[in-house]
RNA sequence: UAUGGCUCAGUGGUAGAGCACUUGCCUUGCAAGCAAAAGGCCCUGGGUUCAAUCCCAGCACCAUAA
Numbered sequence: 001u002a003u004g005g006c007u008c009a010g011u012g013g014u015a016g017a018g019c020a021c022u023u024g025c026c027u028u029g030c031a032a033g034c035a036a037a038a039g040g041c042c043c044u045g046g047g048u049u050c051a052a053u054c055c056c057a058g059c060a061c062c063a064u065a066a
Stems, first nucleotide, its partner, number of pairs: 001060001005019004013050001022036004043058005
């Protein structure tokens, strides 16, 4: 440090963006562009709380120092 396939946001009130993928529009066709959809029980297990992205422990990875 851990959040969609990837890169990352997220202030206790049922989690968003970009890219990628899919579908449609556009085009003779492709790319680009436009629109839509899909994809997350937020690493695992406990605790506090009405409510967890908070707290504790564990696992994994990265960096620094000795």
Molecule: transfer RNA
Organism: Marmota marmota marmota